[in-house]
Context: one part of a larger RNA
RNA sequence: GCACCUGCGCGCUCAGGACGUUGGCGGAAUGGCUCCAAUCGACCCGUCUUGAAACACGGACCAAGGAGUCUAACAUGUAUGCGAGUCGGUGGGUGACAAACCCAUGAGGCGCAAGGAACCUGACUGGUGGGAGCGCAAGCGCACCAUCGACCAACCAUGAUCUUCUGUGAAAGGUUUGAGUGCGAGCAUACCUGUUGGGACCCGAAAGAUGGUGAACUAUGCCUGGGCAGGGCGAAGCCAGAGGAAACUCUGGUGGAGGCUCGUAGAGAUACUGACGUGCAAAUCGUUCUUCAGAUCUGGGUAUAGGGGCGAAAGACUAAUCGAACCAUCUAGUAGCUGGUUUCCUCCGAAGUUUCCCUCAGGAUAGCAGGAGCUUGUACAGUUUUAUCGGGUAAAGCGAAUGAUUAGAGGUCUGGGGGCUGAAACAGCCUUCGCCUAUUCUCAAACUUUAAAUAGGUAAGCUGCCGCGGUUGCUUGAUUGAACCGCGGCGGAGAAUGGAAGCUCCUAGUGGGCCAUUUUUGGUAAGCAGAACUGGCGAUGCGGGAUGAACCGAAAGCCGGGUUACGGUGCCUAACUGCGCGCUCACCUAGAUCCCACAAAGGGUGUUGAUUGAUACAGACAGCAGGACGGUGGUCAUGGAAGUCGAAAUCCGCUAAGGAGUGUGUAACAACUCACCUGCCGAAUCAAUUAGCCCCGAAAAUGGAUGGCGCUGAAGCGCGCGACCUACACCCGGCCAUCAGGGCGAGUGCGAGGCCCUGAUGAGUAGGAGGACGUGGGGGCCGAGGCGCAGCCGCGGGCGUGAGCCCGGGUGAAUCGGCCCCUAGUGCAGAUCUUGGU
Numbered sequence: 001g002c003a004c005c006u007g008c009g010c011g012c013u014c015a016g017g018a019c020g021u022u023g024g025c026g027g028a029a030u031g032g033c034u035c036c037a038a039u040c041g042a043c044c045c046g047u048c049u050u051g052a053a054a055c056a057c058g059g060a061c062c063a064a065g066g067a068g069u070c071u072a073a074c075a076u077g078u079a080u081g082c083g084a085g086u087c088g089g090u091g092g093g094u095g096a097c098a099a100a101c102c103c104a105u106g107a108g109g110c111g112c113a114a115g116g117a118a119c120c121u122g123a124c125u126g127g128u129g130g131g132a133g134c135g136c137a138a139g140c141g142c143a144c145c146a147u148c149g150a151c152c153a154a155c156c157a158u159g160a161u162c163u164u165c166u167g168u169g170a171a172a173g174g175u176u177u178g179a180g181u182g183c184g185a186g187c188a189u190a191c192c193u194g195u196u197g198g199g200a201c202c203c204g205a206a207a208g209a210u211g212g213u214g215a216a217c218u219a220u221g222c223c224u225g226g227g228c229a230g231g232g233c234g235a236a237g238c239c240a241g242a243g244g245a246a247a248c249u250c251u252g253g254u255g256g257a258g259g260c261u262c263g264u265a266g267a268g269a270u271a272c273u274g275a276c277g278u279g280c281a282a283a284u285c286g287u288u289c290u291u292c293a294g295a296u297c298u299g300g301g302u303a304u305a306g307g308g309g310c311g312a313a314a315g316a317c318u319a320a321u322c323g324a325a326c327c328a329u330c331u332a333g334u335a336g337c338u339g340g341u342u343u344c345c346u347c348c349g350a351a352g353u354u355u356c357c358c359u360c361a362g363g364a365u366a367g368c369a370g371g372a373g374c375u376u377g378u379a380c381a382g383u384u385u386u387a388u389c390g391g392g393u394a395a396a397g398c399g400a401a402u403g404a405u406u407a408g409a410g411g412u413c414u415g416g417g418g419g420c421u422g423a424a425a426c427a428g429c430c431u432u433c434g435c436c437u438a439u440u441c442u443c444a445a446a447c448u449u450u451a452a453a454u455a456g457g458u459a460a461g462c463u464g465c466c467g468c469g470g471u472u473g474c475u476u477g478a479u480u481g482a483a484c485c486g487c488g489g490c491g492g493a494g495a496a497u498g499g500a501a502g503c504u505c506c507u508a509g510u511g512g513g514c515c516a517u518u519u520u521u522g523g524u525a526a527g528c529a530g531a532a533c534u535g536g537c538g539a540u541g542c543g544g545g546a547u548g549a550a551c552c553g554a555a556a557g558c559c560g561g562g563u564u565a566c567g568g569u570g571c572c573u574a575a576c577u578g579c580g581c582g583c584u585c586a587c588c589u590a591g592a593u594c595c596c597a598c599a600a601a602g603g604g605u606g607u608u609g610a611u612u613g614a615u616a617c618a619g620a621c622a623g624c625a626g627g628a629c630g631g632u633g634g635u636c637a638u639g640g641a642a643g644u645c646g647a648a649a650u651c652c653g654c655u656a657a658g659g660a661g662u663g664u665g666u667a668a669c670a671a672c673u674c675a676c677c678u679g680c681c682g683a684a685u686c687a688a689u690u691a692g693c694c695c696c697g698a699a700a701a702u703g704g705a706u707g708g709c710g711c712u713g714a715a716g717c718g719c720g721c722g723a724c725c726u727a728c729a730c731c732c733g734g735c736c737a738u739c740a741g742g743g744c745g746a747g748u749g750c751g752a753g754g755c756c757c758u759g760a761u762g763a764g765u766a767g768g769a770g771g772a773c774g775u776g777g778g779g780g781c782c783g784a785g786g787c788g789c790a791g792c793c794g795c796g797g798g799c800g801u802g803a804g805c806c807c808g809g810g811u812g813a814a815u816c817g818g819c820c821c822c823u824a825g826u827g828c829a830g831a832u833c834u835u836g837g838u
Stems, first nucleotide, its partner, number of pairs: 044059004060838006068341001070198006077191006085110003089105005114121002126148005133140002150181002152178003155174002162167001201340002204337001208330006219304009228294001230262003233258001237254007266291003271287002274285002306322001308318002343772006353366001355364003367510002369507008380498002383496002385460005395450001396448002402444003407439001409437003415433007464490009474481001513537004518532005542553003557735007567725003570709003576722001578721006591711001602696003606693010623680005629653003635647002659674001663672002736762009773827001775824010791811003796807004
């Protein structure tokens, strides 16, 4: 340079696609509201509580009201302004006399210096390791952390110099103390949270104090008035008569005393435990009863007053109030006690234990928990491995120590008792206890030689390893070592697995616990009391256990699909009247699934297995039949005893076999029977033990519960096999929220408080934090409204997880709303709440 291929840009045209907007049509897995019917689930909320549906308390219903506030001080955090300072304390300006705003000044507060009881004295760029970062490297190294020094004050110790003899206190010290220094960080304001004082979240005592008002009720005294039929009994005194020597006595009258008697009025109040008991009545009515000339009843006046009165005394009465009246105030008294405490969503999430307390119904303290951060990047671990260390629990042991403990055996005199021989003997013999020896039996929280499992400590590298040099009052015979310092070098996962870790500040609630497996103490035991490890309930729903705080399974955002766990599959009731083998019949009442809603010792010739030992064709077992004898009526004992009241003994003969006798029987015999033998028969039989199911043992008060019905070759019990059913568990997918990681600076609206991508997670009482909704008032910026505001009414619709919000319609007739801030007498189902209504 040419050719070919490919790519890019621009213009035009055409075609297709994506996204968006608008309209139409169609559809659904879950659009909204409501009514009817059916099925399934479902106990009443709030509260204290370990635990409530509770035969625990509050609660008929509706409306309105109704409870963590304000202030002072302090603490942490955050934000803003200024900064070795900071701050409205004072004065002035503008202004309306005020607030806000501006200026001047620098009093006072806090800060800038500490230490010491006090007199008083009084601090500066330090080294090393780590370290953001800077640098090509060498290296320099912020904040902060760790560590070693220095300085200040106090304390301890030392004491040169000078000196008025009392002081001064140089240089050099200390394993002592400090809320110190080490090139400052504060001050002011605002807000959240917390603490304390205040009524202090709200309601609630019984009490305490001060000052008053009451004796019209009632208690008692005094003063002054009033009231109280009719009877009975019959004191003193008096009269008459009689008797008597007299004293005097007796009889009959008269008389009319009395806290006398019967009884009315009056006063009271015993019984019916009558009536009434939302009454006639906050104490009445009826009948009955007590007293009724006195300590009588009663009117009026007067006196006594609250720790006071008054009291024939009951703690009675003191104005329906009395073991201390009533009213007001202190006072919103205090309450470690009871009750209540008002909208939503999201994230995290307890404790009932330690120590102390005039502490045991409560607090503080630590723990557990939340929030706010800070410093960093493998530092770490409820795990395993390897190495190593400590231990004396389980077990074991007791012919090992200590302690307990059974049995014989052998031995000796070393001991004690008894006996025999003997005159006696430490002579002999027998016996017993002790002792010794070798054995044997059984034990120990406070015994142990031995000795686990589990659990626990330490280590498994850079704070390392190696080399050289130095210092020392320690150490060594020694510049030997040890410790420390300096320099140089090596070098970065020196077990596994998992994995972000460490630190600071502030603070809530809790400080009644309970249950289960295992271990464990007390107790006869307990749903009893007390501990330990772990896991649960509390604080937690879901599937299963019929029912159920804690058992089994499994923990939960909102949906769709699939698969399982525990447990089930006759019907109730989703799923095999599935398959195979065995067992079981239960007439007071067969049985039927952890916790768990019970049953035992002991029995069964119910049935099914197992083990052991016997018998049997030389004929067993069972059945039927025959024999079952003699010495001998054995001996003793006895009233009698002949096999069989009793005692001791228990041979021989003949036999196929027959006991000096297994029972019945007799006064004693007799008789019968059995053991034993044989015949018939012809094949298995007997005993003991053991274990499954079943049965007995097994009686309670309303009628009754394998959950019910029911079930019998099960729908029971024991095995084996398969299929199926279903939880919010597991798997897949979608959506929401939270957390974590990563990316994005760009053309045009929004946008870093944004947009995009990926992953994991989602239970929750007390409690904490974050973000929202709603109400009244104020400021700013926008709006709605007679073409109809607010409010109210609707089986009309939409949005949001929700508190709630928006639209349409009706009614209504004049005000109302959105956004950004500020502010608060801001949200009700409960309080035997308050008021009103029903």
This is a predicted structure of an 838-nucleotide part of an RNA (large-subunit ribosomal RNA, domain II) from Monomastigales sp.
The prediction has a mean pLDDT of 82.
Taxonomically the source falls in Monomastigales (Eukaryota, Viridiplantae, Chlorophyta, Mamiellophyceae).
Its Rfam family is "Eukaryotic large subunit ribosomal RNA". Its family is annotated with structural constituent of ribosome and ribosome in the Gene Ontology. Rfam 15.1 lists 107,465 matches to the family in 2,616 species. A reference for the family is Yusupov et al. (2001), "Crystal structure of the ribosome at 5.5 A resolution", Science. Clan: LSU clan.